[in-house]
RNA sequence: CUUGUAGCUCAGUUGGAUAGAGCGUCAGACUCCGACUCUGAAGGCCGCCGGUUCAACUCCGGCCA
Numbered sequence: 001c002u003u004g005u006a007g008c009u010c011a012g013u014u015g016g017a018u019a020g021a022g023c024g025u026c027a028g029a030c031u032c033c034g035a036c037u038c039u040g041a042a043g044g045c046c047g048c049c050g051g052u053u054c055a056a057c058u059c060c061g062g063c064c065a
């Protein structure tokens, strides 16, 4: 100095809308059984603690890795 957001890889609009995608996982459909494909679901308090602000993943400070 840079990075830290879902199990993994990553997006996130110069602060505001219920935080998203792909892969993976689970369930269902399909199949003789699987695979593929299709449909759906679960899963994140955004590394931690403070500050600023009506409002912070986003800005500022410290700490951790």
Stems, first nucleotide, its partner, number of pairs: 003065002007023004016054001025041005047063005
Transfer RNA from a bovine gut metagenome, 65 nucleotides, folded computationally. Rfam family: tRNA. Its family is annotated with triplet codon-amino acid adaptor activity in the Gene Ontology. Rfam classes the family as a transfer RNA. RNAcentral holds the sequence, with entries from MGnify. The prediction has a mean pLDDT of 80.